A computed fold for a 73-nucleotide RNA from Echinometra mathaei, annotated as transfer RNA. Taxonomically the source falls in Echinometra (Eukaryota, Eumetazoa, Echinodermata, Camarodonta). The same sequence occurs in records of 5 taxa. The RNAcentral record of the sequence draws on ENA. It matches the Rfam family "tRNA". Rfam describes the family as follows. Transfer RNA (tRNA) molecules are approximately 80 nucleotides in length. Gene Ontology term of the family: triplet codon-amino acid adaptor activity. The family's RNA type in Rfam is transfer RNA. Its mean pLDDT, the model's own confidence on a scale to 100, is 82.
RNA sequence: GCCUUGAAGGCUUGACGGUUAGAGCGUCUGGUCUUGUAAACCAGAAGAGAGGGUUCAAACCCCUCUCAAGGCU
Numbered sequence: 001g002c003c004u005u006g007a008a009g010g011c012u013u014g015a016c017g018g019u020u021a022g023a024g025c026g027u028c029u030g031g032u033c034u035u036g037u038a039a040a041c042c043a044g045a046a047g048a049g050a051g052g053g054u055u056c057a058a059a060c061c062c063c064u065c066u067c068a069a070g071g072c073u
Base pairs, nucleotide, nucleotide: 001072002071003070004069005068006067007066010025011024012023013022018056027045028044029043030042031041032040049065050064051063052062053061
């Protein structure tokens, strides 16, 4: 230099172009319970690497860039 694959809350991940982006573990906040704390239970918060394009509509399709892994030279 070229090719392939990938990037989603802290981690692991699901998702036909149309869901409020779902789940598990974890974190934080509030509540219930307790004499009080912890635990347990309930509720909530925290999300698509960056930019552009296509489309009525993009996490998903296309392009560029960044980063990571693998391969070729």